RNAcentral holds the sequence, with entries from ENA and SILVA. Small-subunit ribosomal RNA from an uncultured Actinomycetales bacterium, 1512 nucleotides, folded computationally. It matches the Rfam family "Bacterial small subunit ribosomal RNA".

[in-house]
RNA sequence: AUGGAGAGUUUGAUUCUGGCUCAGGAUGAACGCUGGCUGCGUGCUUAACACAUGCAAGUCGAACGAGAACACACCUUCGGGUGUAAGUAGAGUGGCGAACGGGUGAGUAACACGUGAAUAACCUGCCCCCUUCUAAGGGAUAGUGUCGGGAAACUGACAGUAAUACCUUAUACUCUGGAUCCCCCGCAUGAGGGAUCUUGGAAAGAUUUAUCGGAAAGGGAUGGAUUCGCGGUGUAUCAGUUAGUUGGUAAGGUAACGGCUUACCAAGACUACGACGCAUAACCGGUCUGAGAGGAUGAACGGUCACAUUGGGACUGAGAUACGGCCCAGACUCCUACGGGAGGCAGCAGUGGGGAAUAUUGCACAAUGGGCGAAAGCCUGAUGCAGCGACGCAGCGUGAAGGAUGAAGGUCUUCGGAUCGUAAACUUCUUUUAUUGACUAGUAAACAAGAACAGUCACUGAAUAAGCACCGGCUAACUACGUGCCAGCAGCCGCGGUAAUACGUAGGGUGCAAGCGUUAUCCGGAAUUAUUGGGCGUAAAGAGCUCGUAGGUGGUUUGGCACGUCUGAUGUGAAAACUAUAGGCUCAACCUGUAGCUUGCAUCGGGUACGGUCAGACUAGAAUAUGGCAGAGGAGAAUGGAAUUCCUGGUGUAGCGGUGAAAUGCUUAGAUAUCAGGAAGAACACCAAUAGCGAAGGCAGUUCUCUGGGCCAUUAUUGACACUGAGGAGCGAAAGCGUGGGGAGCGAACAGGAUUAGAUACCCUGGUAGUCCACGCCGUCAACGUUGGGAACUCGAUGUUGGAAGGUUUCAACCCUUUCAGUGUCCAAGCUAACGCGUUAAGUUCCCCGCCUGGGGAGUACGGCCGCAAGGCUAAAACUCAAAGAAAUUGACGGGGACCCGCACAAGUAGCGGAGCAUGCGGAUUAAUUCGAUGCAACGCGAAGAACCUUACCUGCGUUUGACAUAUAGUGGAAAGUUUCUAGAGAUAGUUACCCCUCUUCGGAGCUGCUAUACAGGUGGUGCAUGGUUGUCGUCAGCUCGUGUCGUGAGAUGUUCGGUUAAGUCCGCUAACGAGCGCAACCCUCGUUUUAUGUUGCUAACAUUCAGUUGAGAACUCAUAAAAUACUGCCCGGGUCAACCGGGAGGAAGGUGGGGAUGACGUCAAAUCAUCAUGCCCCUUACAUGCAGGGCUUCACGCGUGCUACAAUGGCCGGUACAAACUGCUGCGAUACAGUAAUGUGGAGCGAAUCAGAAAAAACCGGUCUCAGUUCAGAUAGAGGUCUGCAACUCGACCUCUUGAAGAUGGAGUUACUAGUAAUCGUGGAUCAGCAAUGCCACGGUGAAUACGUUCUCGGGUCUUGUACACACCGCCCGUCAAGUCAUGAAAGUCGGUAACACCCGAAGCCGGUGGCCUAACCCUUGUGGAAGGAGCCGUCGAAGGUGGGACUGGUAAUUAGGACUAAGUCGUAACAAGGUAGCCGUACCGGAAGGUGUGGCUGGAUUACCUCCUU
Repeated sequence: AUGGAGAGUUUGAUUCUGGCUCAGGAUGAACGCUGGCUGCGUGCUUAACACAUGCAAGUCGAACGAGAACACACCUUCGGGUGUAAGUAGAGUGGCGAACGGGUGAGUAACACGUGAAUAACCUGCCCCCUUCUAAGGGAUAGUGUCGGGAAACUGACAGUAAUACCUUAUACUCUGGAUCCCCCGCAUGAGGGAUCUUGGAAAGAUUUAUCGGAAAGGGAUGGAUUCGCGGUGUAUCAGUUAGUUGGUAAGGUAACGGCUUACCAAGACUACGACGCAUAACCGGUCUGAGAGGAUGAACGGUCACAUUGGGACUGAGAUACGGCCCAGACUCCUACGGGAGGCAGCAGUGGGGAAUAUUGCACAAUGGGCGAAAGCCUGAUGCAGCGACGCAGCGUGAAGGAUGAAGGUCUUCGGAUCGUAAACUUCUUUUAUUGACUAGUAAACAAGAACAGUCACUGAAUAAGCACCGGCUAACUACGUGCCAGCAGCCGCGGUAAUACGUAGGGUGCAAGCGUUAUCCGGAAUUAUUGGGCGUAAAGAGCUCGUAGGUGGUUUGGCACGUCUGAUGUGAAAACUAUAGGCUCAACCUGUAGCUUGCAUCGGGUACGGUCAGACUAGAAUAUGGCAGAGGAGAAUGGAAUUCCUGGUGUAGCGGUGAAAUGCUUAGAUAUCAGGAAGAACACCAAUAGCGAAGGCAGUUCUCUGGGCCAUUAUUGACACUGAGGAGCGAAAGCGUGGGGAGCGAACAGGAUUAGAUACCCUGGUAGUCCACGCCGUCAACGUUGGGAACUCGAUGUUGGAAGGUUUCAACCCUUUCAGUGUCCAAGCUAACGCGUUAAGUUCCCCGCCUGGGGAGUACGGCCGCAAGGCUAAAACUCAAAGAAAUUGACGGGGACCCGCACAAGUAGCGGAGCAUGCGGAUUAAUUCGAUGCAACGCGAAGAACCUUACCUGCGUUUGACAUAUAGUGGAAAGUUUCUAGAGAUAGUUACCCCUCUUCGGAGCUGCUAUACAGGUGGUGCAUGGUUGUCGUCAGCUCGUGUCGUGAGAUGUUCGGUUAAGUCCGCUAACGAGCGCAACCCUCGUUUUAUGUUGCUAACAUUCAGUUGAGAACUCAUAAAAUACUGCCCGGGUCAACCGGGAGGAAGGUGGGGAUGACGUCAAAUCAUCAUGCCCCUUACAUGCAGGGCUUCACGCGUGCUACAAUGGCCGGUACAAACUGCUGCGAUACAGUAAUGUGGAGCGAAUCAGAAAAAACCGGUCUCAGUUCAGAUAGAGGUCUGCAACUCGACCUCUUGAAGAUGGAGUUACUAGUAAUCGUGGAUCAGCAAUGCCACGGUGAAUACGUUCUCGGGUCUUGUACACACCGCCCGUCAAGUCAUGAAAGUCGGUAACACCCGAAGCCGGUGGCCUAACCCUUGUGGAAGGAGCCGUCGAAGGUGGGACUGGUAAUUAGGACUAAGUCGUAACAAGGUAGCCGUACCGGAAGGUGUGGCUGGAUUACCUCCUU
């Protein structure tokens, strides 16, 4: 010493900047739902709007005169009288009070308030102290009585009366005025005290024995008045204001100073330290918040001020310019007999109105206090209490203990259970609150009266008492159902489009609790205005530059002062509040005591380092002088050559020019080209350079004149003369403007030609302003180093410019070293969000100025200033969004770059695209032409076989527990099966015959029909709810991790780099070292060899009928197994003594030997709900199921994929060869026979290394055809057949004969393929009764060409670069136009408001004048007088009002302008990549629009090359 927390939201992610939002506290609150009690507080924040009714200020008979009525008692002559109440009530004269208390906050930006001083410039009733006095007289008047006026309010005349009312006189001091003098004090004006003379000035009594009063003087206290220092607000889009204004003299006035007022004189006074104006506002103690500094606020309580229906005015008084007094004027309300009058709740209650909203027409003066009174007492809506309101704070309660079968019920469920939940029920207790009753020490009363409050003691009985908000994150708390971008929620981010923890409901949970939420406002968080405690290179922010005024800041040293500063003391800083502590209400809230706090102001004392000030000195800052030096520094004048264009002449001939390609244009009237001569204007090649100069803009041929600044050296001089710089002044590119010149080239606008969908552009041909000069304006820019100026300090390296010194040299030049001043690059510490900066700082410090505070609206509107204009400077708001932005990261992308790969291109071969046919798709058609697949990656795909079936589609006819599954219950025992016949298209229905069920523990079970119930069924939907499967990038070489390191971080490194490879393959280097999934290898197959085994396979030798047929053989082929082989192993060369590459040997094979299988992390909401599975939704006499027929086979047309051809490298005929693989019992089917043939008859053999399919075909040999729509080609068509099948009509294949179409090698374009490949030739298989197969999957035969190479196309990989993209370029995004909504500006006008000004009118009233009229006191005179006073009248001032022209400001407005916002409007595509013409800034012109062009500038431009510098 008690004191400081953050979170969400910009991004794919990150750091920063920056706004928005939330969590906290508070309230005079309001609203929603709910509501038991008590205490203490608190309650019109809005209309200073209008007010009915009642009350809120009276009192004194001890100042004064006068004095009832009703009533009671007695008396009575019945007229009345007397007494009591009673000298009472009421009224009047007089005194005091009414100026307090209470209310409100309209006005006021001011000495109004706060604080501290001053009054030597003042007043003060009642109160206190002290001194003295209280004498002598006088005349009136109200009340009252009588008579009147008036509706009333009120008022007149006469008569008469009292006082502490009024008047005169006397006396009087320390009183007042004047004069003279003395003492003393004060900064001063002057104050205080004293002496002498002189002027003027007092009084009131009352009641009864003691007081209260009265007068004068002095003092105190209290209260007030005035003045001054300091303090607290917004606006400069208010910059000048002021004539009593500033001062003086004199007078007046005031309690008092004073222009407070008047006259005269002077011309001052205030203001950038913000006058004047406008707007807003009562101020403070305090209150709320905050760690504090601060910020906000000024309810209640307390202090001050102001106001009292609006404006003005005075009177009375100690005190007022008076809330419940007066006068006047205005507005409003009320009464009226119309002549006149009355009123003022911002007192307490209350009413209306306004409003989201704020109480009773209560009680009492008992307490506290106030007024009057001698007192009793009276008055007091001040005050004390009560009532109403959860409005706030605080306290208490709504029960306690036990109680598991974990009841019922609700909710959820994986159906097991879980949860509400010891919660309830039930048992045992308690009684605060509540209800009822008793008592009485206290309390003022209303209320009550047997009963209030407070207290004490009892009674009854768990009895009378729980809600609200929330549950996606922030933020504690989760499930179900409903809903389906609807309804709705939302403080921010955001939820909701069929599985919503975010909407609504329910269950459960969380939080608070007689409250809980919401709304509004303030502070906090927000360091988001930053004094404490921020920034300005790129995020918002350095003025274009310089000079310089005010101001701020300022070198070394000595002395003085003590203003700042430091310290001590004194006064003050009201109380309440706050904090601490202690005490009182049972506790607490609340109340009380004490202390602290009150951070301030003033005064006094002390100190003097620092700042300041005064005086003096110094030279390191600054300046001057002297000697040199460099320079596109500036101004003026003169002058030069090259080039361009034009003119003239010569030569010369058909083109020139221009572009991506062209055209417009020029040219036979001679261009272009070329030579010569001439004219004109503008700009100055090379030198030339991160070279120079200048403050910046900027400055370049050469010479001359004038001139500014800088640097170096040297000693002298001055002696802080300095730095910065609000306002201000000057300079200030380009464009533009004015006047006058000039005009070669270039060249906005404009014209033409192209391009284009268009092309108001880019390109081309022309071309006017302009560009140039002189003078005058303009004053802007990416005026940028996006970095204000000055000073000091803090490692180095290396260029370059200008000097100087030293060394070297005989001297010079060169060179070396040092140093000063500039100008570059790289780097350290440090700084920075990062990028970067880094002695030329963006480092460390100081001084001064400028500027910033979310994006848009907007550098715009309005106003002001400047300008000829264009425009510039200054500069908002409404509204709207939750972002806008900076740097860096990873990707993706680029009509960016580099490298690499691939049948990607190129080089080749064969095709497709043209024809006919086949097949699939689209479209059209249809009753239906079922469905799916749609760039690559759909389209001979699902479908390895649509005549019926398939089949999902259509038409028609049927069935409904169902064609199929399981279970239960009932019922039947026959049914089922095989079979006959009838109806029918069939399903189906009926019917005939055979059979007359099986097992059994006799209970039943199985099987099956029917009935019923659960359910079946669905190729119905959603592939964007899913699983599984698949395609594709791509068999591309990539994709990651651990640890370490670097970075604030996202991330990076590793994985980059240099080589190499098919490869992230390997090697080397390396802050990386390792590892995983991929690559490769392991697997299958083919190629070589060996070994083993030889049947159905084989046959060399031997034998044999001559067919491996048989014997025999085990060599060969082959088959089946098992091994081997190939590894850059060897050699040479290259390469880093590497990996590896090139060549060679050997080898069947050579550098992955060929082929296959094998598909990383992931992408495409890719495909499939119709293979299958499956959530949800949908249908249930139908979207299920059965049957017949039809359709999927249609056909003007378009597309894909194929087959066959167009022929002679061929067709046809005949002959002769050589495979591999595969299949076969519901099968393959030989020989043989029949048929021209398809095929049939027939059946050997074979479940197959044995038999069969089976003929291989191209090929080869021989013959024929001879270039033609043919002996090519075979479509189409006719006729006749064969086969399969229940059935070939729609709609099968095949055979024979006949028919004989298009087609003669195919446009743009496009596909596949690199070797046993392409091409070509046949063979087999699956599906299958048969077949639309020319398809698909396999097999072998014959067997090429070409690759220079990587410029280009496509795809991919790595590195790098730019980015405003991240749904990632199919991205993002700009502007006009059209539609809707909202706020704003302008606007002919129109309706107000405010404050002034000029003039008119001029109330009340103060003051002044007059006063013919009036008048008791006192004086003079005694007249009907004077003096004095007054009414009246006049004058100055003067509120309201009127007139007038202006100022400022607000509302509204036809129309108009831009702005903002709004899922899917129109036109283009300006920007982001080199954004396809790099972009942007200023300016000018032009254009539907973004925009284009000219001119100057910038890099915040990519790419490439060169120069210079730097690093290694």